[in-house]
RNA sequence: GAGUUUGAUCCUGGCUCAGAUUGAACGCUGGCGGCAUGCUUAACACAUGCAAGUCGAACGGUAACAGGCCGCGGUGAUCCCUUCGGGGUGAACCUGGCGCUGACGAGUGGCAGACGGGUGAGUAACGCACAGGAAUUUGCCCGGUAGUGGGGGAUAGCUCGGAGAAACUCGAAUUAAUACCGCAUAUUCCCUACGGGGGAAAGACGGGGACCUCUUCGGAGGCCUGUCGCUGCCGGAUGAGCCUGCGUUGGAUUAGUUUGUUGGUGGGGUAAAGGCCUACCAAGGCGAUGAUCCAUAGCUGGUCUGAGAGGGUGAUCAGCCACACUGGGACUGAGACACGGCCCAGACUCCUACGGGAGGCAGCAGUGGGGAAUAUUGGACAAUGGGCGCAAGCCUGAUCCAGCAAUGCCGCGUGUGUGAAGAAGGCCUUCGGGUUGUAAAGCACUUUCGAUUGGGAAGAAGAGCGCGGGGUUAACAGCCGCGCGUCUUGACGGUACCGAUUGAAGAAGCACCGGCUAACUCCGUGCCAGCAGCCGCGGUAAUACGGAGGGUGCAAGCGUUAAUCGGAAUUACUGGGCGUAAAGCGCACGCAGGCGGUUGGUUAAGUCAGAUGUGAAAGCCCCCGGGCUCAACCUGGGAACUGCAUUUGAUACUGGCCGACUUAGAGUAUGGCAGAGAGAGGUGGAAUUUCCGCAUGUAGCGGUGAAAAUGCGUAGAGAUGCGGAGGAACAUCAGUGGCGAAGGCGACCUCUUGGGCCAAUACUGACGCUCAGGUGCGAAAGCGUGGGGAGCAAACAGGAUUUAGAUACCCUGGUAGUCCACGCCGUAAACGAUGUCUACUAGCCGUUGGGGAUUAGGUUUCCUUAGUGGCGCAGCUAACGCGAUAAGUAGACCGCCUGGGGAGUACGGCCGCAAGGCUAAAACUCAAAGGAAUUGACGGGGGCCCGCACAAGCGGUGGAGCAUGUGGUUUAAUUCGACGCAACGCGAAGAACCUUACCCAGGUUGGACAUGCUCACGGAAAAGCUCGAAAGGGUAAAGAUCCCGAAAGGGAUGUGAGCUCAGGUGCUGCAUGGCUGUCGUCAGCUCGUGCCGUGAGGUGUUGGGUUAAGUCCCGCAACGAGCGUAACCCCUGUCUUCAGUUGCCAUCGGGUGAUGCCGAGCACUCUGGAGAGACUGCCCAGGACAACGGGGAGGAAGGUGGGGAUGACGUCAAGUCAGCAUGGCCUUUAUGCCUGGGGCUACACACGUGCUACAAUGACCGGUACAAAGGGUUGCAAUCCCGUAAGGAGGAGCCAAUCCCAAAAAGCCGGCCUCAGUUCGGAUUGAGGUCUGCAACUCGACCUCAUGAAGGCGGAAUCGCUAGUAAUCGCAGAUCAGCACGCUGCGGUGAAUACGUUCCCGGGCCUUGUACACACCGCCCGUCACACCACGAAAGUCAGUUGUACCUGAAGUUGCUGGAGCCAACCCGUCAGGGAGGCAGGUGCCCACGGUAUGAUUGAUGAUUGGGGUGAAGUCGUAACAAGGUAGCCGUA
Repeated sequence: GAGUUUGAUCCUGGCUCAGAUUGAACGCUGGCGGCAUGCUUAACACAUGCAAGUCGAACGGUAACAGGCCGCGGUGAUCCCUUCGGGGUGAACCUGGCGCUGACGAGUGGCAGACGGGUGAGUAACGCACAGGAAUUUGCCCGGUAGUGGGGGAUAGCUCGGAGAAACUCGAAUUAAUACCGCAUAUUCCCUACGGGGGAAAGACGGGGACCUCUUCGGAGGCCUGUCGCUGCCGGAUGAGCCUGCGUUGGAUUAGUUUGUUGGUGGGGUAAAGGCCUACCAAGGCGAUGAUCCAUAGCUGGUCUGAGAGGGUGAUCAGCCACACUGGGACUGAGACACGGCCCAGACUCCUACGGGAGGCAGCAGUGGGGAAUAUUGGACAAUGGGCGCAAGCCUGAUCCAGCAAUGCCGCGUGUGUGAAGAAGGCCUUCGGGUUGUAAAGCACUUUCGAUUGGGAAGAAGAGCGCGGGGUUAACAGCCGCGCGUCUUGACGGUACCGAUUGAAGAAGCACCGGCUAACUCCGUGCCAGCAGCCGCGGUAAUACGGAGGGUGCAAGCGUUAAUCGGAAUUACUGGGCGUAAAGCGCACGCAGGCGGUUGGUUAAGUCAGAUGUGAAAGCCCCCGGGCUCAACCUGGGAACUGCAUUUGAUACUGGCCGACUUAGAGUAUGGCAGAGAGAGGUGGAAUUUCCGCAUGUAGCGGUGAAAAUGCGUAGAGAUGCGGAGGAACAUCAGUGGCGAAGGCGACCUCUUGGGCCAAUACUGACGCUCAGGUGCGAAAGCGUGGGGAGCAAACAGGAUUUAGAUACCCUGGUAGUCCACGCCGUAAACGAUGUCUACUAGCCGUUGGGGAUUAGGUUUCCUUAGUGGCGCAGCUAACGCGAUAAGUAGACCGCCUGGGGAGUACGGCCGCAAGGCUAAAACUCAAAGGAAUUGACGGGGGCCCGCACAAGCGGUGGAGCAUGUGGUUUAAUUCGACGCAACGCGAAGAACCUUACCCAGGUUGGACAUGCUCACGGAAAAGCUCGAAAGGGUAAAGAUCCCGAAAGGGAUGUGAGCUCAGGUGCUGCAUGGCUGUCGUCAGCUCGUGCCGUGAGGUGUUGGGUUAAGUCCCGCAACGAGCGUAACCCCUGUCUUCAGUUGCCAUCGGGUGAUGCCGAGCACUCUGGAGAGACUGCCCAGGACAACGGGGAGGAAGGUGGGGAUGACGUCAAGUCAGCAUGGCCUUUAUGCCUGGGGCUACACACGUGCUACAAUGACCGGUACAAAGGGUUGCAAUCCCGUAAGGAGGAGCCAAUCCCAAAAAGCCGGCCUCAGUUCGGAUUGAGGUCUGCAACUCGACCUCAUGAAGGCGGAAUCGCUAGUAAUCGCAGAUCAGCACGCUGCGGUGAAUACGUUCCCGGGCCUUGUACACACCGCCCGUCACACCACGAAAGUCAGUUGUACCUGAAGUUGCUGGAGCCAACCCGUCAGGGAGGCAGGUGCCCACGGUAUGAUUGAUGAUUGGGGUGAAGUCGUAACAAGGUAGCCGUA
C1' cells in the first nucleotide's frame, strides 16, 4: 500500500496478501565452473582404524635392523701344492660372540599429554559484556645479576623363584642417571621477638695446542674453549586466579526469605583478599526499584529484518564460559580437580577357566537408532601452525587438499544473423479469418562451455653440502649468524591457464493466468469431482475445478511447507487511545512514589563542551586501493563502532545544601449566610387497612378490556357515623430548587456534629497536587440474632380469561422480605456510561446563596463571587455531539484498553456464616464482532388523506341439477402450458376425422418443406390393373402436350444419384428478443447547475393552504427542466350550417283492400362533413386581496358533463422457447416425416366460473307494441307449398341506409292455474326424427312424443355494484361444414343507499423506532435429540522434580594415633642398636551413591460427570429487535 464487516457510507477493529531472509526440508526439473556451507532431532548407543608424542646430545642398556670386529664348527667358490688318494688357502652362506658404529623394543629420567580438536547438557550466575581494581602466581621465552663445590644411599629394567585363565602381581639378588638425599656457599631471597634463624644446583655433547694424572697401553680424565642445560634472585613479556560498578528472559495464579545466615575477634587455610573454614560474641542480611521459588536459556563480537527506533536470533568464523558415560574425589604439575590420566560409587556393554578383569567417538572418518533432514571408514604433512629434539628428524584426522549434495551466493552457456508462400500441424472462429509466428524449415555464420588431443605455471621459504668473509676463542678446530654456488623438497595434480581438432553439434524447466496480482479462450465436469493465502469458486454456457491452445513471471532452477522481521502507528520511546466503537476503579482519605510558587548564594549529581584511555580481530557501511578475465570471493590503509571510564571546564535549567519571601498556592483567626448534610431523642396530623366496641341499615359487596369466578356477606358484609388499637410513610409547599465525596437525603421540635459560601483585615510562610499497596464509606436484594408487622409483596395457593399449550400477562388471597437494633455482605445501566487538581480561551438568556453600587424608602437596574440550567462562536469530534460545569488549549499524577466467542468462566489464592465477591487464564472456534450516520422496507408507532376499503343499500356465490375449467385418480394415451390477489368458461374467436403436439399399429429415410452445385434421364405431371385400412408398394402400357429459338440449344419444371444440408410443439422463459399481466390511471419517478455534508447522501420534491392529481398558490438555498397528471384524439349529450339517396313525408297532387306505393319536396327525423358551445366566464359571501371551495344566475350541459383510448421510474429471475424470433444443448433409418384407428370427451371424489331453478312481482295460452348494433355471394335468403316440429322443397330480391338474416324480449290486453314438489322445476331415460359432414359408435347440435330426478332461496364464509349504474329483458357478431349456458358488442325496462372514516383491506405524503436490507413470509433466543472436538472436576493410579528430619558412610583430603608390623639416605653410636622421619594399619570430621518417614509441586492417565464450541432444511416453544404485541436493561433473591 491492497483485499475483506454494509444496500451504500465514514470510523473503529481484527484477519489476510504483496517484500527481505534461512545450516532448511519436500515436489517437478537439472549443462558447466568458482567461492562458501552441510545432525538444528537422541549430551542416544557405538564395531573398526587413526586423532600425542618426542628426546640415545639425561641413564642403565641391546629385543629388532644394518654395518664393523672377533670366534668354534659346517658347506665350500677361487687359487696353490699334490704321491692325484688328497692337503692347504679360504671368498660367500649358515651359525656364535663383542654395544664398537648407525640406530633402537621395553625400562629409569626430562619435557609435552592443562595446547590444539569436539559439544552446548548444565548454568539466570561476577557465567558473559563494558568499564575499573588489588591481596597473587606464571613452565617454556627475553633482559640483568650471582652461582653450578663436595658427598651419599637407593631403585626400575634385566636375572632367578612364586601365584594367576587373564589383567596383573609377590619375593630375592644386582645396577645407572640431568631420578633421589644430606653437606658447603648464598650481599641479594624468606621468617623474625631484630638477638637470630632458614634455604640451591646437574650435567651432556662438540672441539682443542701445550701441560698434568691414571692406564689393562686400546684409552680415560684433568685443563682450555664453545653450545645446550642446571640453581638463587631482580625485572619484563605472556598466560592464569581473585574483587567491584553497571547491563543481561518470562511468571506475583511464586510474598516473604536466610542460621555460616550478616558483621566482629582469635585461629586455620590458599599462589592470593575473603565465613573460604573453625571457636566465641553480636542479631543481623535480602525483599514490591520484585528477594525466594518455578519455567526457559550457554553469553558476546555479530547475524536477519527495519527509514530509524526497535524486533527476532546466537549455524559456519572469532573471544569467553561450561562439559567429556552419570555422580563424587583428590594426586601429579608452572598450570587440571585433567575428553583419548588415576581412585571410588552407579547404569550399560564386552572378556572370563566364574575366582576376577576391561571400556567410555560431545576428536576424524564410519555404524545402528531417532528424524522431514545433513557428506568419505579418502590423500598429504608440500604449505601454515603445534609438541619433543642441538639438529637431522619424528609425531600431528590441527591444518592443507580431494570426494559427495543446485544447500546457498556469484558467473557462463543452451546459439547468432537472415528468412512471408505469413508453410504444415495445433488452437480459436462471427467461417471472412485470427493466433502459435521470424517462430520453424531454408540460407549464411560463430564455437564460449562440453568432448578429444598437445603444451603447461604459481603455491618453495628453507634444510643439507661446498666456498668466502664476520663473531666467539689461545685457536685457521668447533659453534653461531651472513653472502655466493650447488644439490634437492608438491598431497592437490598434469590442476589453473594456453593452443589445436570437432560440429549447432551434447545442454530448459517450473509456477501462475477471478480480484488483490503481470497474464484468456475452447472443451470436459455439473454443489459431483475438486480448488482455496484472504474474499470466495463448482447446482449445464466455470477466464476460479480437470485437460488443451495461448499468455505472464522467474530461470538451472521454479514452486510448496516451516520459521523470523516488515507492512502492523495492531503494545504507539520515536508513534495510539478510554462520552456512545475495547477502555475512568462506585466514592473518598492517604504512606511510599511522581510532580511542584517567588528570590539570593553555594555545589556541580543530572545537563552541555573539550581532552585522554578503551570499545580485540573478523564482519556491516563509507572513502582510497590491490589480486583472481568479471563477479561472488580474498586482501592493504583510513574512517566508523552512536558505548563506558577517567579528567579539565561551563552553570541557563532540574536536583542537593544554606538562607530570604514584607506572598500570588495552601492554611488559621474574626464576623455573617443558606441548606431534605449526618447521628440521637421526642412529638404530630391526614390517609389506608386490619382488628375491637357501639350505632344506623339491608342484600349484596368485590373484581375486569368486556365479563366471570375464587373471596367477603343474613353468625348482618359493603355503605355511613363515633370511639379505640397498630404499623409504615410524611400530600400541599416542591422548583433542570437546596445539601452531601459518592451511595443518598423531604412532617415538626430539641441536643450533638461535618462540610460549604461571602466580606474585610490579621497571622503562618510552600506547609501543595496526585496517589500503587492500604484504610474507610458504599442503593437495592441477601445473610445472622432479637424485635416489629398496617399496607405492599418473590415463593406458594386458588380463580378466570386467552390459548394448540399458558406452570405467564389479569383477579382474590398470601409467607419470607420491606420497618427497628446490632453484626455481616461489598455489588448495580453504583451513569454525566465523561478520574482528580491547576491555568487559559467570544457572547446571550434563566435560576439558588452571599456581598457591593444605585434609591429617602418600598423597589428598580447594574457589578461581583460561589453553585445550578438552556442556547451558542472559535476549536475539537468518525459522526452524533461537546462547547468556561469542555469532549477546546496546555500541565501534573493515578486507573484502564489492545478482534469476536470461549469468559468475567476454569484452576489456584485471598475475603465471606452462606449466597457469593476480588484477582484471573488456556485449549478450541469464527472473519468478522462493533460505533455513528444514510437510503429504503417494516411496525399489533404517530399525524394527514384517498379508494365500492368499511359502513348504508340492491343483487348474487357457497346448498340443487346441468354446463365448463382445474386438481386428483384412472389409462396404451387421457399431449402441453397457466398455480394467491395477478392459474382454474385461462392459451382454445369453437378436439367426431383434420386440428393434434399424446397412444397403438403399418410404412418411410437427402427426406412432407428451403437453397445451391455436379451428373444422368424425361418431355411434361396425373390418369389403367393389382396388394393394402390408408400411406405406400408392385406392374403394365401409353403418349407427343410448357416458354424462347429457324435449328442446335437454352430456361423453367419433374424424376434418379451424390454433396452443402433439411426437419424436431425435443430441453432450458433461471441464457434471450418481442409481447403481456400486476401494483395502478396509484401520483408519483428523476435530471442539470448551485448549495450543504469527510462520505453514503441531502436540498429541490420538505413547510402553510388547496386539488381527482408533485393540480395550483404562497413561502423557502435553491433556480430550472424531463417522464408521468391534465389537455390535445374517438364516441355520446344541445344548436347552427352544407348535402339530400337506398333515408324522411309536414304541405300539394295521384293511386291502392292496405302500405312514401308514385309524382313533387328536403321542412322535420336521420345520415355525415364543417362549426358553435363550458372558461369558475358572471354575481354573493368565505379564504391570506392567492390558489381554491360553497351558494346562485343563465344554459342542452357546471366546475374533469358521461364513456373510451392513453399505463411514468420501476417491482414480481411474474407469464410465454407450444404464436413468432433466437443463443446454447440434445436427436439424425429418428425425438424427423406419412397414414389408419384410438385418446385429449375417462370418473369414487375436491375446487373455481357459469346456466336453469326452487315459483303467483310467477308459469302457461291467445292477442298486440316499441330497438340498437351487426352480418350476408362457397353467402343471407323473402312470399308461397309440405311437415306437430327440427326442417324440407323451391327460389323473388340482395355484393346491401334499397334485399335478406329479423320474430326483438321483458312490456301491454285478455284468459287460466291458487301454494302443491304443483300447469313450479326441468335433470335423467326410452322411442322416433331433422341437419351438417367421407364419417355423428366412442363423441355433435336440434325437433317431437313419453319419462318428470334434485330442488321449497341455501352453514361457516364470500363476490359485484354509487346512475342510465345495479338488477332484469332480449338482439347481433367473431370462431365455424356442424357444434355457445362461454366471449365480444348492442339496445329495452330501470332502482335503492352513502350518517360517516372508528374498524377490515389496499394505497399516497410527513414523522418516529429498528439488532430488518433475500428487507416482517425479516431477524433471532434457549432447552432437548444426534455426531465430532478441545477443556474442567473426579475414587484413584503412575512418573518426574524438590523441601524437611533421620539412617548409612565408598574413594579421598585433613586431624589424631601409629607402643609390639615394615623402612635406604640425616644424627648418635661401643657397629648390638637407638633417635628423628616415613610407610602400612587404626580412628575422628566432612561427604557421593543409597535408604526410611513425611510434605510440596509438575505432568500423564481415570469409570463417571460438568458446562463450552462446531455441525444438514431435527424437536419444542417465541424471549429480544417496531410500543416486538406484558417497554427494555442492570444488580440481587